The RNA shown here (SAM riboswitch aptamer (S box leader)) has 112 nucleotides and comes from a Chloroflexota bacterium. The source organism's lineage runs through Bacteria, Bacillati and Chloroflexota. Its mean pLDDT, the model's own confidence on a scale to 100, is 82.

[in-house]
RNA sequence: CGCUCAUCCAGAGAGGCGGAGGGAUCGGCCCUGUGAAGCCUCGGCAACGGGUUCGCUACAUCGAACGCUGUGCCAAAUCCGACAGACAGCCGCACCGUCUGGGAGAUGAUAC
Numbered sequence: 001c002g003c004u005c006a007u008c009c010a011g012a013g014a015g016g017c018g019g020a021g022g023g024a025u026c027g028g029c030c031c032u033g034u035g036a037a038g039c040c041u042c043g044g045c046a047a048c049g050g051g052u053u054c055g056c057u058a059c060a061u062c063g064a065a066c067g068c069u070g071u072g073c074c075a076a077a078u079c080c081g082a083c084a085g086a087c088a089g090c091c092g093c094a095c096c097g098u099c100u101g102g103g104a105g106a107u108g109a110u111a112c
Stems, first nucleotide, its partner, number of pairs: 004109005013042005021031003025082004043074003048070003051066005078104001083101005
C1' cells in the first nucleotide's frame, strides 16, 4: 500500500506554542483573528484488539464488568449530497422529502 471482516444517528475539554486555514475529494453548507491546521502538556470519551475478574467449571464457546495495555476519537448523522431503487406529493415533467441498498471515506483486527 492493497485484500477480507466488523462498526460509523451516541459520547468526550482546558492551557501553551503557532499564525490562516480547516471540515478526505467535488458541489453545498458550516467552523475559524472571540485564533484554523500542526506541535506540546494535562484531561476526557469509547470499548475495536490484547489483558484481568465474574457468570462457570477443569476446558471450549458465549455473556457481563473493569479501563491495565495497543490504537482511535473529543463542532455539526461519516455535517448533507454524489450511484440506483421504492414510497409520497404532483395533470405531467422536473425539483424536493422519506426509506432501502450500493459507492467513496474513516477506525479496528486477522492473514498475506